[in-house]
Molecule: small-subunit ribosomal RNA
Organism: metagenome
RNA sequence: AGAGUUUGAUCCUGGCUCAGAACGAACGCUGGCGGCGUGCCUAACACAUGCAAGUCGAACGAGAAAGUCCCGCUUCGGCGGGAUAAGUAAAGUGGCGCACGGGUGAGUAACGCGUGGGUAACCUGCCCUUGAAUCUGGGAUAACUUCGCGAAAGCGGUGCUAAUACCGGAUAUCGUUUCAUUAACCCUGGUUUUUGAAAUGAAAGGUGACCUCUCCAUGGAAGUUGUCGUUCAGGGAGGGGCCCGCGUCCCAUUAGCUUGUUGGUGGGGUAAUGGCCUACCAAGGCCGUGAUGGGUAGCUGGUCUGAGAGGAUGAUCAGCCACACUGGCACUGAAACACGGGCCAGACUCCUACGGGAGGCAGCAGUGAGGAAUUUUGCACAAUGGGGGAAACCCUGAUGCAGCAACGCCGCGUGAGUGAAGAAGGCUUUCGGGUCGUAAAGCUCUGUCAAGUGGGAAAAACGUCUUCUGAUUAAUAAUCAGAAGAUCUGAUGGUACCACUGGAGGAAGCACCGGCUAACUCCGUGCCAGCAGCCGCGGUAAUACGGAGGGUGCAAGCGUUGUUCGGAAUUACUGGGCGUAAAGAGCGUGUAGGCGGUUUGGUCAGUCAGAUGUGAAAGCCCUGGGCUUAACCCAGGAAGUGCAUUUGAUACUGCCAUCCUUGAGUAUGGGAGAGGAGAGUGGAAUUCCCGGUGUAGAGGUGAAAUUCGUAGAUAUCGGGAGGAACACCCGUGGCGAAGGCGGCUCUCUGGACCAAUACUGACGCUGAGACGCGAAAGCGUGGGGAGCAAACAGGAUUAGAUACCCUGGUAGUCCACACUGUAAACGAUGAUUACUCGAUGUUGGCGAUACACAGCCAGCGUCUUAGCGAAAGCGAUAAGUAAUCCACCUGGGGAGUACGCCGGCAACGGUGAAACUCAAAGGAAUUGACGGGGGUCCGCACAAGCGGUGGAGCAUGUGGUUUAAUUCGAUGAUACGCGAGGAACCUUACCUGGGCUAGAAUGCCCUUGACAGACUCAGAGACGAGUUUUUUCGCAAGAACAAGGAGCAAGGUGCUGCAUGGCUGUCGUCAGCUCGUGCCGUGAGGUGUUGGGUUAAGUCCCGCAACGAGCGCAACCCUUAUCUUUAGUUGCCAGCACGUAAUGGUGGGGACUCUAGAGAGACUGCCCGCGCAAGCGGAGAGGAAGGAGGGGAUGACGUCAAGUCAUCAUGGCCCUUACGCCCAGGGCUACACACGUGCUACAAUGGCGUCUACAGAGUGUUGCGAUCCAGCGAUGGAAAGCCAAUCACAAAAAGGACGUCUCAGUUCGGAUUGCAGGCUGCAACUCGCCUGCAUGAAGUUGGAAUCGCUAGUAAUCGCGCAUCAGCAAUGGCGCGGUGAAUACGUUCCCGGACCUUGUACACACCGCCCGUCAAGCCAUGGGAGUCGGGAGGACCUGAAGCCAGUUGCUGUGAGGCGCUGUUUAGGGUAAAACCGAUGACUAGGGCUAAGUCGUAACAAGGUAGCCGUACUAGUACGUUC
Repeated sequence: AGAGUUUGAUCCUGGCUCAGAACGAACGCUGGCGGCGUGCCUAACACAUGCAAGUCGAACGAGAAAGUCCCGCUUCGGCGGGAUAAGUAAAGUGGCGCACGGGUGAGUAACGCGUGGGUAACCUGCCCUUGAAUCUGGGAUAACUUCGCGAAAGCGGUGCUAAUACCGGAUAUCGUUUCAUUAACCCUGGUUUUUGAAAUGAAAGGUGACCUCUCCAUGGAAGUUGUCGUUCAGGGAGGGGCCCGCGUCCCAUUAGCUUGUUGGUGGGGUAAUGGCCUACCAAGGCCGUGAUGGGUAGCUGGUCUGAGAGGAUGAUCAGCCACACUGGCACUGAAACACGGGCCAGACUCCUACGGGAGGCAGCAGUGAGGAAUUUUGCACAAUGGGGGAAACCCUGAUGCAGCAACGCCGCGUGAGUGAAGAAGGCUUUCGGGUCGUAAAGCUCUGUCAAGUGGGAAAAACGUCUUCUGAUUAAUAAUCAGAAGAUCUGAUGGUACCACUGGAGGAAGCACCGGCUAACUCCGUGCCAGCAGCCGCGGUAAUACGGAGGGUGCAAGCGUUGUUCGGAAUUACUGGGCGUAAAGAGCGUGUAGGCGGUUUGGUCAGUCAGAUGUGAAAGCCCUGGGCUUAACCCAGGAAGUGCAUUUGAUACUGCCAUCCUUGAGUAUGGGAGAGGAGAGUGGAAUUCCCGGUGUAGAGGUGAAAUUCGUAGAUAUCGGGAGGAACACCCGUGGCGAAGGCGGCUCUCUGGACCAAUACUGACGCUGAGACGCGAAAGCGUGGGGAGCAAACAGGAUUAGAUACCCUGGUAGUCCACACUGUAAACGAUGAUUACUCGAUGUUGGCGAUACACAGCCAGCGUCUUAGCGAAAGCGAUAAGUAAUCCACCUGGGGAGUACGCCGGCAACGGUGAAACUCAAAGGAAUUGACGGGGGUCCGCACAAGCGGUGGAGCAUGUGGUUUAAUUCGAUGAUACGCGAGGAACCUUACCUGGGCUAGAAUGCCCUUGACAGACUCAGAGACGAGUUUUUUCGCAAGAACAAGGAGCAAGGUGCUGCAUGGCUGUCGUCAGCUCGUGCCGUGAGGUGUUGGGUUAAGUCCCGCAACGAGCGCAACCCUUAUCUUUAGUUGCCAGCACGUAAUGGUGGGGACUCUAGAGAGACUGCCCGCGCAAGCGGAGAGGAAGGAGGGGAUGACGUCAAGUCAUCAUGGCCCUUACGCCCAGGGCUACACACGUGCUACAAUGGCGUCUACAGAGUGUUGCGAUCCAGCGAUGGAAAGCCAAUCACAAAAAGGACGUCUCAGUUCGGAUUGCAGGCUGCAACUCGCCUGCAUGAAGUUGGAAUCGCUAGUAAUCGCGCAUCAGCAAUGGCGCGGUGAAUACGUUCCCGGACCUUGUACACACCGCCCGUCAAGCCAUGGGAGUCGGGAGGACCUGAAGCCAGUUGCUGUGAGGCGCUGUUUAGGGUAAAACCGAUGACUAGGGCUAAGUCGUAACAAGGUAGCCGUACUAGUACGUUC
């Protein structure tokens, strides 16, 4: 310090999530030791039991017992007395304490807390100090005794008694009060001071010592003295009360609150001010700087986090407050309205004899309950501290310690060194290895912790006693101080610490390993099980699930969950925004508020600086010190940004004066304008009415129909009525704050602008609330109503059409008055001021006028610099640079909804949430793709033609069905005569049955020596049993072969083409696809490659921030068309010769054809025209060929997870007496049916018969086979030649000639079937081909639809070849023969290319996406009501208690009791409001792979969309304005 996540990618906006730190935590797994801390966050729920506040005999009266000892008596059981226990225990009077300490956080939004002040408005026990006193009387009362009541708790009566208990009187240094008085400071009732008068107010003694004087006289009393008390005053310290300034959470969907309320006077009350209380008087007081109400909450020092500012928090420790079962009340006291005190009421629990009583753990332990969750019914007063006491001492669950808990922080350990055969074993592997891993073992060491044994501190100071010295005193008492000595005190605990013993021995886990985020493999699983903080993993190769190995991180812990801060600049003070992302109010006027020009002076409030006080301690920070270190603890310092006081400074701001004119305004003079309101008026047009002319249609639409019209429409002419709107002018022209404003005239009226002077003198800007204006629609009342037109009706369209289109048509649109108050009310841009380049147009004005045109001011526009901006863009009319003020925003949905309130006649408007849900929603731009967007262009794409398919029969392939099996694959184009270029067996992968198991084939090793051939038998065969013959080569080692054996291995057409290679199809032989450098852009990306031309072409030319290059195009290659040349057999034969019935048959020849080598040739080269050029055109030349001559091969980047694991190869998985291998038979050939591809036809351009002509390219020795013979024929027999330019297949067919048939189911057509044969083959039954004879089906040109082809093409005719024993071939691949028609053209269909545009698409339109309905789940609103809660007001009742009164009773008295009254906790009644829970039913919302209906939006989304309003409609929606 950042990271992940919206997209195909990008930038931005924006949310969500993560990494960090922390915790009084909890949970899961695990767990060695120690130190220091911490430990009911929930039920302020209820509590059994024990303890937590007593003490003083030196205030007082009274005063035991057990036990022990002694004496006496005794019936030996014991009894009585005394001493001691002991002036002790327990109880009582009295004093002090119990208001501290300890707990809790319910209440409290408050002077409660914090901070700083005030008290001249106050109090203060114990303590310190100063002064003065402590005199004299009195009557009671508890205890105790006795009587009584009661179950108990307890109570009452009688009698006795004491005090430091209580009450009189005296005195008064003095205090208080009143009156008067003096002075200084001061100022609420002050301090100090002078004087006088009056009134009033005290006390208590205890306990030591001494005996000089007095009295009794052992010793005491008095006295003296010490000490502890007591009283009155002054002062102090510490503590407390009250008051004030400032600070202190959320809600405005809480906006008004208040009657003791605000103030005054008198009185009361208090320690004290005060409506604190009361009587009277006045009518005030608080509030937008948030009153009142509601919710929540103890506050602070601090703690956590953060760079800080902040945010969150308020356990432990410390300060303050509040509370003590709940509510109220007072008493006592220095202090309480009192945790372990009292009274009353209430709830609860317990006891009870039912009459009545008792209790309060939010003290320490502990129990139950609640809860995810929080400890021992421990030890000790040794230390520190507290209470009482003169003290010893007692008390102290404060405290000190221990126990439990990894709850936290800190420290230590679980060993160290060496050790490669890199052991075994695990995991993995490409089988070589790698890894765990120096890790282990082994060897050499060490000894922390734990264990055992032994030793062993500090925390102890005091106190007490003795002695001595000093102070004090009359004093050698006593007391105080010091010194010395003695004595005594430890819960923790025999703890810390130290030594020794033995021995690596007893001591490691948890989480994670897809990215963020450090760390990877195997197996299992197969959208299952599961994971997940976010993104997301899992559908057979999961680094994401589970296990394992390995690794990473931390470590006695590690993870998870929860919470807080951080990251988050994601509430922005530091430090954000608002044109399009969320966000400028529809517009103005203006109040409060905020901000504000200029000169001088004053002031010093803000501001700045210094000083002082304070900011408790602890904590944080720094320095040092103590525990072995650290945590922890101790000491010192700093800091504490604050508050207060005070002293200065005076620039700026404020305030008070004052000056100025530039901001603002006023006056004068001008011109411009649809600015506003009212009144009047004009013409054109529509409609209607009347009349004329006139006749059959008109109107309307994509096309129609509804409609109007023979009762006379439409058309046309004339006249009239009425309402609404104002053509042309009209203009990014004008005016207005906005909405908005348009014929003309008049009246009234607002504002702006220009010019020049004069005046006022900051009068200004903005503007929360408030007030006003505010399109259209809508509402009310009354008019008006021509046209238009929601609703409505009809006609069309349509699957439907509640729409779009048409015909009608009502509200409304218009006017007046009154409401409503909203719009995409938009420049999606608040107002004002200043500053910051230029260009250009236009409106108004100025410059005398003016064509023209410089300049200035005020507007309205366009382009642009700097700058800004995420970009697109903005750019003096800013979205730039600054200033002031206001409004508004904080992820999407839910929702501008619900509830509440305000407004409205209503419709509705304003204000305006939450639960729940998602990980996005969004802006701008980019590249694609798409569009029922646009432009340009191409293609047998259409059109123009020719011939087909679709109908028939058959062939073949596919689907389906069937089957034991009908093996598998291919499935829109791009599967379907496809893999298969040959399924009877084989092939063969399928089925049935029979067999084999190292196997049918291969390599290596060992043993043996055969192997093999022939024959016989069983069997369907594989194969089994048997007989016979034979015994390989080599000198040897050994080799070959065979059998057996062990293993490494073999085999699989089993799965995955979505793990792959290779190959292939398709877009498409379409013209595209990219790169380097440069340039532009934040970036994706762009440029180049776009543009103007041209081309078959990204072909070429020109231009250009591009310049070049690559893969494609073209060319190079093959073939074909022409020529030359070379060569001349097997080809050829012109000329010469020979020969034949005839034939290149022979000699010969190379001329020709041909063969096959090498060359030439074509390049828009030439000419004309057009053009800058490229190039195009030419019925130009030349040429065999002309603009790529024809054809072929050649297929860019890529797309379709296209096809193929069954050609082959291959990862992984699977099978191994079988999913392998062998064999026989069957199947792949099935058959209701559907489709594709073909063949043959339907005939006369034909069929049949006879005769006859002309190819090319191939193939052939397991072959082609001439020729002859036989057969009607298929074919058979014999057989020449040929390994091929030699021989053969081989006959080409259409064509030509002649004849016949004569339009018919035929002399067309040949299916089907029967019989008889032939061939191949081990074998033609399932299931071959061919031949002959016989049979002679459908079919008469084929619906919708659809295919091919642009020239040697279509059509048509035959020939050959591969595969192959044969063949289901009508298929495939080739070859030649004959040989057309048509193309105007690019509107349309399909496909494609480029440019551009829109986009909400990117799986890319086969996209995306909206709403109703149906189903499930979730939260919410309404709801007849029901239940509960807190608070207030009214009325009734009203305990205890204080206060007041009191004629009653009582006491010596102080006083008490009783009664009455005010007040009041609580209770009751009735009503209304608020809040919460629940509720039949109901409403909308959200979510949920594959439900229904439509298709509203995104493209011109097929009617552009959207906003406001109104009406209507299953639904999206439609329509009007």